[in-house]
Context: one part of a larger RNA
RNA sequence: GGAUGAACGCUAGCGGCAGGCUUAACACAUGCAAGUCGAGGGGCAGCACGGGUAGCAAUACCUGGUGGCGACCGGCGGAAGGGUGCGUAACACGUGAGCAACAUGCCCGUAUCUGGGGGAUAGUCGAUGGAAACGUCGCGUAAUACCCCAUAACAACGGAAUCUGCAUGGAUUCUGUUUGAAAGCUAUGGUGGAUACGGAUUGGCUCGCGGGACAUUAGCUAGUUGGAGGGGUAACGGCCCACCAAGGCGACGAUGUCUAGGGGUUCUGAGAGGAAGGUCCCCCACAUUGGAACUGAGACACGGUCCAAACUCCUACGGGAGGCAGCAGUGAGGAAUAUUGGUCAAUGGCCGGAAGGCUGAACCAGCCAUGCCGCGUGCAGGAAGACGGCCCUAUGGGUUGUAAACUGCUUUUGUGGUGGAGCAAUAAGACGUACGCGUACGUCGAUGAGAGUACAUCACGAAUAAGCAUCGGCUAACUCCGUGCCAGCAGCCGCGGUAAUACGGAGGAUGCAAGCGUUAUCC
Numbered sequence: 001g002g003a004u005g006a007a008c009g010c011u012a013g014c015g016g017c018a019g020g021c022u023u024a025a026c027a028c029a030u031g032c033a034a035g036u037c038g039a040g041g042g043g044c045a046g047c048a049c050g051g052g053u054a055g056c057a058a059u060a061c062c063u064g065g066u067g068g069c070g071a072c073c074g075g076c077g078g079a080a081g082g083g084u085g086c087g088u089a090a091c092a093c094g095u096g097a098g099c100a101a102c103a104u105g106c107c108c109g110u111a112u113c114u115g116g117g118g119g120a121u122a123g124u125c126g127a128u129g130g131a132a133a134c135g136u137c138g139c140g141u142a143a144u145a146c147c148c149c150a151u152a153a154c155a156a157c158g159g160a161a162u163c164u165g166c167a168u169g170g171a172u173u174c175u176g177u178u179u180g181a182a183a184g185c186u187a188u189g190g191u192g193g194a195u196a197c198g199g200a201u202u203g204g205c206u207c208g209c210g211g212g213a214c215a216u217u218a219g220c221u222a223g224u225u226g227g228a229g230g231g232g233u234a235a236c237g238g239c240c241c242a243c244c245a246a247g248g249c250g251a252c253g254a255u256g257u258c259u260a261g262g263g264g265u266u267c268u269g270a271g272a273g274g275a276a277g278g279u280c281c282c283c284c285a286c287a288u289u290g291g292a293a294c295u296g297a298g299a300c301a302c303g304g305u306c307c308a309a310a311c312u313c314c315u316a317c318g319g320g321a322g323g324c325a326g327c328a329g330u331g332a333g334g335a336a337u338a339u340u341g342g343u344c345a346a347u348g349g350c351c352g353g354a355a356g357g358c359u360g361a362a363c364c365a366g367c368c369a370u371g372c373c374g375c376g377u378g379c380a381g382g383a384a385g386a387c388g389g390c391c392c393u394a395u396g397g398g399u400u401g402u403a404a405a406c407u408g409c410u411u412u413u414g415u416g417g418u419g420g421a422g423c424a425a426u427a428a429g430a431c432g433u434a435c436g437c438g439u440a441c442g443u444c445g446a447u448g449a450g451a452g453u454a455c456a457u458c459a460c461g462a463a464u465a466a467g468c469a470u471c472g473g474c475u476a477a478c479u480c481c482g483u484g485c486c487a488g489c490a491g492c493c494g495c496g497g498u499a500a501u502a503c504g505g506a507g508g509a510u511g512c513a514a515g516c517g518u519u520a521u522c523c
Stems, first nucleotide, its partner, number of pairs: 001523004006519005013375006019368002021333001026331003030328003035076003040073002043069002047067003050063005083286003093210007102203002107199008115149004125138005155178010184191002212258003219249003224246004229241003261283004265276004288309005311322004339365001341364003347361001348359004378409004388400005414460006423450001429444007467512005472493003478507005488495002
């Protein structure tokens, strides 16, 4: 000098863009953050409409008939998105390869099929236990829930033949045994379902190389290293198991200990290098601590389950409930880090045929000079070089200083008024065109949180707007007064003991400027 997720002191007019718990992965009140589908199902708690009965009427009661729909069964999604960096020196990450050792819901393509039957169960209803959380028993019931049968191979297993490769091997054809469907819904147009193959995407596994400290850590290792066999897995493998052998790693640093998420990148530097990994993107790990599996295409699952532990809460003392490292917010810690805001309008996600619903993702707004960038605090003229201040060699001069006053001008900004966006693409629907007649395309056609915001324009009036640090040398900028090794300053050298350009004040000056200094850290 540059830099920062900074903090502190003094000061502060505005806008745009960005950033904002670096500490206690400490504990959390409250609200919200994952639902959706009635075009799968039985139904009807509540709402609305219709109908019926009673009544003059108001109204009351009944009624799933209709719109719809609480709870329930079922499907899809809750494995994404969002958070954090505890752990991890590891195939975790980066990069380059491999899988003749693998999986892949939703999506796309090709081919074939979608036949027959059955038993339950939730809700409801009846009874009943409990303070609650939550149950227990009984009657009966539906499905795209569950089960059975038939049919089927390109799948699995066995046999034969042909071709071929990077080793184990791989591919194709023929042949014998085993396994499926929701036949559902329907506006009859469709849309679902099953199997097989292929694609795409995403993942799993293996390997080469690379990136911390310490040798004041030198030996480590029994499932350890390998074999043939078996189990397990989507898949290879001591991954696991019984048996057999005695191996395997290490000075090219094993083992141990400490530290640490990795990368793209960021800062600095002419570069080489050094340092960092906050925001954004990719990967990994974790979800109070530890362990485990279930479901599922996918988890060993932040807002799922079970067990144990610590903590907190409720309790009728018998027993229960909870998990903000989601968004806000609270306490604590700390030098220090924001609102218990708005909207789904856009972008995206999930569900749905759609309408639509949900979405603290996201988009916006609020707070903070935390940073970067931009703008302003006026411009021109104006000498009696005014008054005042300060200084001096003191009837005078110098400086503050064209600075002010005064004259003319402008109106960024400000205040008030008026107008007022883009972000919106489309949906339902309408019209038109095309044809394979329900699809495609085109033209219209609701919807804006931000927001009456940005912006434009008119009026007014220099009006609303400058500080901070320094002035001995390094280092740009000097005098006076006070103090008297005191009070104090200080980054280094060093100032201060009676004329201090170094302390404190004043006048003046220098530097930067809505900031300026100090502290901390890196180069």

Notes:
This is a predicted structure of a 523-nucleotide part of an RNA (small-subunit ribosomal RNA, 5' domain) from an uncultured Bacteroidales bacterium. The full RNA is in RNAcentral, with records from SILVA.